This is a predicted structure of a 73-nucleotide RNA (transfer RNA) from Johnsonella sp. Its mean pLDDT, the model's own confidence on a scale to 100, is 83. Its Rfam family is "tRNA". Its family is annotated with triplet codon-amino acid adaptor activity in the Gene Ontology. NCBI's taxonomy places the organism under Bacteria, Bacillati, Bacillota, Lachnospiraceae, Johnsonella. A source record names the gene trnT.
RNA sequence: GCUUGUAUGGCGCAGUAGGUAGCGCAACUCAUUCGUAAUGAGUAGGUCAUCGGUUCGAAUCCGAUUACAAGCU
Repeated sequence: GCUUGUAUGGCGCAGUAGGUAGCGCAACUCAUUCGUAAUGAGUAGGUCAUCGGUUCGAAUCCGAUUACAAGCU
């Protein structure tokens, strides 16, 4: 330098034939208990790496850029 892949709440991951984002763990609150743990119920937290484009509408399609990983040279 070229090619490919990955980037989604604190962490680990879903979400593909475009219709306004979910699961587990963690956190917080309440209940239960003499108390803790466990258990049950609930709450908050992400403008989906960044910037543009297409579209009535984009995490999803297209382009560029950034970071990481692998391969080739």